[in-house]
């Protein structure tokens, strides 16, 4: 440095929902809450999905959202072999 397996501690984050607030919206932020998470830390690069332009139809385009959808990139804590 890499890989595999098992286990543990100190702690960490905070689903749904509620309240407030921002946004046309998807959603974001703050407080409460605690379903879960071993990266549920960060990043919109790829896929996916959601919103708006746009009420609908065929295909597509543009601008946004979701990192707790997956992949990827990157950073980090502890114990054993």
């Nucleotide at each position: 440095a890499a890989g595999c397996u098992c286990u543990u501690a100190u702690g960490c984050c905070a689903c749904c929902c509620c309240c407030g607030u921002c946004g046309u919206g998807a959603g974001g932020c703050g407080g409460g809450u605690u379903c879960g998470g071993a990266a549920a830390g960060c990043c919109a690069c790829g896929g996916g999905u959601c919103u708006u332009g746009a009420u609908c139809c065929u295909a597509a385009c543009a601008a946004g959202g979701c990192a707790g959808c997956c992949g990827g990139g990157u950073u980090g804590u502890c114990c054993u072999c």

Predicted 3D model of an 81-nucleotide RNA (c-di-GMP-I riboswitch aptamer) from Methylobacter sp. Its Rfam family is "c-di-GMP-I riboswitch aptamer". About the family: GEMM was predicted in a large-scale screen for bacterial structured RNA regulatory elements. It was read from a public genome assembly, where an Rfam model found it.